[in-house]
RNA sequence: CCGUGCGGGAGAGAUCCCGCGGACGCGGGGCGCCGAAGGGGCAAAUCCUCCCCGGAACCUCUCAGGCACCCGGACCGCACGG
Numbered sequence: 001c002c003g004u005g006c007g008g009g010a011g012a013g014a015u016c017c018c019g020c021g022g023a024c025g026c027g028g029g030g031c032g033c034c035g036a037a038g039g040g041g042c043a044a045a046u047c048c049u050c051c052c053c054g055g056a057a058c059c060u061c062u063c064a065g066g067c068a069c070c071c072g073g074a075c076c077g078c079a080c081g082g
Stems, first nucleotide, its partner, number of pairs: 001082008013031001015030006032067003038063001039061003046056003
């Protein structure tokens, strides 16, 4: 540094319409939103340096993803393996 297991882990309508259906729920469409899988960007600010160049991000974009529960989830801790 990488992987696996366990634990913790935020944000935003469980909204409106239509269809299936007894219901839970599922699918499609619309508007409103979130940023912490992934992806893009250094345009500005910030960080790595006093400056330039360059780079990066939990910064930014919102393509993807997400907006009850479940799942997921950057990141943190522990254990194991390479």
This is a predicted structure of an 82-nucleotide RNA (Glycine riboswitch aptamer) from uncultured Nocardioides sp. Its mean pLDDT, the model's own confidence on a scale to 100, is 80. The RNAcentral record of the sequence draws on MGnify.